[in-house]
Molecule: RNase P RNA; transfer RNA
Organism: Aurantiacibacter poecillastricola
């Protein structure tokens, strides 16, 4: 320098003028005015996860239903997030990707093609040692392919019950053996996932799909700031307390005892609380709309230190950086910055010619100059993540190649 | 702001516990019938199943993420 990859950051800067919203101060009877402070993001987005906060549910436990997660260890308030490691895939490497538990618990599915698709099978094919039939007087031998044997080869398919080689056989086949793969169990290392090494097994044992039902382990109550609270108001009318009254049985007839029923989150158990219809008296009270609140100091930010491979944690010092509510955070001008296109040979580099004086060219770098452009996107209770969108730019590290020292 | 649902031909819809060359009606095109048209009969074309990625031998269907549309809540 070229190519590939990883991590992090920025995402216009400065000045002037005009304008908008909040807080504070001054002023005004009030409307308002003046000054000053602060004023969007890395994703504020999608609303996909996890929490805080608030309300609902009487409390505890168990279970069911429903939903989610899924290698191991760690981090965290928590997570489906992050970090480290393991296993698999991919790449020459750096690196990248993985919804990565269980298919001998059970059920289901595997279309078409194919002989056979899950208790495997035999279409073509190979063989026919043995038995049978024929030639032959007979034996030997030869032939046929009837009984039968086989699963190597062909063919179908996404997938056909280990693979390669040697032996073996009538032909074959884990039939035998060697290696690879697989299974069981043991030892060593590791917290673990797992790795490594022996031993045994050829009746080597059973394909795939769980982002099909399901099983196993673990986690989860529901709703959401339009939650919730307060203030004032018209109409309708809601609730509470007390009295009368109220299911069944028993007697000692009582403000008695027992039993039953109902309500309080899906069910059950235990505990606790309350009691129907109706009548009367007294008291409290207010849907929507509007206003106030919830509202921004928080798992916060910056700097440097320590522990840890890291995620992260611990302690120190300093700081306060939006709070709008049809919803503010913007616009114009000038200079600078970046990108694209064009023009000018411009005392440079470069290229061409050379009589070495110089002359020429404009593809590239640089310079001057003109025009155009500068992304995705806008807080709405607040955090931690993920995902998605994003013009352009900067920094650091790793791998491969070339060249030079 | 929050919660939920749906995207299949020009239009309206089936198909959604995986096995298709994705169907139906209307519309459209061609032919027949008719003097001509409508109606009727016969035949045809038209779809990347919103988009992208994944699981699977195989995806409209299952999973994830985007895009678009609709409904509800004081």
């Nucleotide at each position: 320098c070229c190519g590939g990859g990883g991590a992090g950051c920025c995402g216009g800067g400065c000045a002037g003028c005009c304008g908008c919203g909040u807080g504070c101060g001054c002023u005004u009877c009030a409307c308002g005015g003046c000054g000053u402070u602060c004023g969007a993001g890395g994703a504020a987005a999608g609303u996909c996860c996890g929490g805080g906060c608030u309300c609902c549910a009487c409390g505890a436990a168990a279970c069911a239903a429903g939903g989610g997660u899924g290698g191991c260890g760690g981090g965290u308030a928590a997570c489906g997030c992050c970090c480290g490691c393991c296993g698999g895939g991919u790449g020459a490497a750096a690196g990248c990707c993985c919804a990565g538990g269980g298919a001998a618990a059970g059920u289901g599915c595997c279309a078409c093609a194919g002989a056979g698709a899950g208790u495997a099978u035999a279409c073509c094919g190979c063989c026919g040692a043995u038995g049978g039939c024929g030639c032959c007087u007979g034996a030997a031998g030869c032939g046929c392919a009837c009984a039968g044997g086989c699963a190597a080869g062909g063919g179908u398919g996404a997938a056909a019950g280990g693979g390669u080689g040697c032996g073996g056989c009538a032909a074959g086949a884990g039939c035998g053996c060697a290696c690879c793969g697989g299974g069981a169990g043991c030892g060593u290392g590791g917290c673990a996932a797992c790795a490594c090494g022996g031993u045994c097994c050829g009746u080597c044992a059973u394909g795939g799909c769980a982002a099909a039902c399901c099983c196993c382990a673990c986690c989860c109550g529901g709703a959401g700031c339009a939650a919730g609270a307060c203030c004032g108001c018209a109409u309708a009318g809601g609730g509470g307390u007390c009295u009368c009254g109220c299911g069944c049985c028993a007697c000692u007839u009582g403000c008695u005892g027992g039993c039953a029923g109902g309500a309080g989150u899906g069910u059950u158990u235990c505990g606790c609380u309350c009691c129907g219809a109706g009548a009367g008296a007294c008291c409290c009270g207010g849907g929507u709309u509007g206003g106030u609140u919830g509202c921004u100091u928080g798992a916060g930010c910056g700097c440097g230190g320590g522990a840890g491979c890291a995620a992260u944690c611990c302690g120190g010092c300093g700081c306060c950086g939006a709070g709008a509510u049809g919803a503010a955070u913007g616009g114009c001008u000038g200079c600078c910055c970046c990108c694209g296109c064009g023009g000018c040979g411009c005392a440079g580099g470069u290229c061409c010619c050379u009589u070495c004086g110089g002359g020429g060219a404009a593809a590239c770098c640089g310079g001057c100059u003109g025009c155009g452009g500068g992304a995705c996107a806008g807080a709405a209770c607040c955090c931690g993540g993920c995902u998605u969108a994003c013009a352009g730019g900067c920094u650091c590290c790793c791998c491969g190649g070339c060249a030079a020292u | 702001g929050c919660g939920c649902c749906c995207g299949u031909a020009g239009c309206u819809c089936a198909g959604u516990c995986g096995g298709a060359u994705a169907g139906a009606g209307c519309a459209u095109c061609g032919g027949a019938u008719u003097c001509c048209u409508a109606a009727u009969c016969c035949g045809g074309g038209g779809g990347c199943c919103a988009c992208a990625g994944g699981u699977u031998c195989g995806a409209a269907u299952c999973c994830u993420g985007u895009c678009g549309g609709g409904c509800g809540c004081a």